Predicted 3D model of a 108-nucleotide RNA (Guanidine-I riboswitch aptamer) from Roseivivax sp. THAF197b.
Its mean pLDDT, the model's own confidence on a scale to 100, is 81.
The RNAcentral record of the sequence draws on Rfam.
Rfam family: Guanidine-I riboswitch aptamer. From the family's description: This family represents a conserved RNA structure found upstream of the ykkC and yxkD genes in Bacillus subtilis and related genes in other bacteria.
Taxonomically the source falls in Roseivivax (Bacteria, Pseudomonadati, Alphaproteobacteria, Roseobacteraceae).

RNA sequence: GUGCAGGACGUUUAGGGUUCCGCCGCGCCCCCGCGGGUCUGGUCCGAGAAACGUCACCUGACCGGCAAAUUCCGGGCGGGCACACGGCGGGGCAAAAUCCCGGGAGGC
Numbered sequence: 001g002u003g004c005a006g007g008a009c010g011u012u013u014a015g016g017g018u019u020c021c022g023c024c025g026c027g028c029c030c031c032c033g034c035g036g037g038u039c040u041g042g043u044c045c046g047a048g049a050a051a052c053g054u055c056a057c058c059u060g061a062c063c064g065g066c067a068a069a070u071u072c073c074g075g076g077c078g079g080g081c082a083c084a085c086g087g088c089g090g091g092g093c094a095a096a097a098u099c100c101c102g103g104g105a106g107g108c
Stems, first nucleotide, its partner, number of pairs: 007055006015045002020042002022039001023036005057080004062075004083103001085106001089101003
């Protein structure tokens, strides 16, 4: 200096806020309205560097197909899927975030 199997989806979690519900306060109680997330919560958002699952992908020998094959097509099986510090700012559904820009800038 360059490169990668560093992929996709789902269910969750850490985390996040406040549309809706609940809760709290006030309006005479309810209905309803207003205020409160400096309310544990349900709904909701939610991870590249969190978990799990499915698929994909890489790889090995094997089996089958075809006139033939290490090479093309198909199949199940074994193994692998590592590492990963990180702003400011902007975007964003009601809003916020360890969400998205972003495995970006930068750093080691």